RNA sequence: GCCGCAUUCGACCAUGGGUAGGUCGCUGGCCUUUCACGCCGGUGAACAGGGUUCGAGUCCCUGAUGCGGUG
Numbered sequence: 001g002c003c004g005c006a007u008u009c010g011a012c013c014a015u016g017g018g019u020a021g022g023u024c025g026c027u028g029g030c031c032u033u034u035c036a037c038g039c040c041g042g043u044g045a046a047c048a049g050g051g052u053u054c055g056a057g058u059c060c061c062u063g064a065u066g067c068g069g070u071g
Stems, first nucleotide, its partner, number of pairs: 001070007010024004018054001025043006047063005
C1' cells in the first nucleotide's frame, strides 16, 4: 500500500428497514434482628459525517479506531 472483519447501556452479548432487548453491574422497595440470598421495580447505549428511503442501529459511500491477512 491492498483486502477482510469489528465498533450497540459501566461490562458482555442480542436485534440485520417500523417503540433497541437480555444477563451482570448500579440503584429504590419487599423479605430478614442485621447482612447475604431471593422477589418486584428503576437506571443506562447504536464510532463520526453524508446518501438512499415515508421511515436507517440495520442498506450504500467516506473517514476514525482496533484486529486479522497479504505484497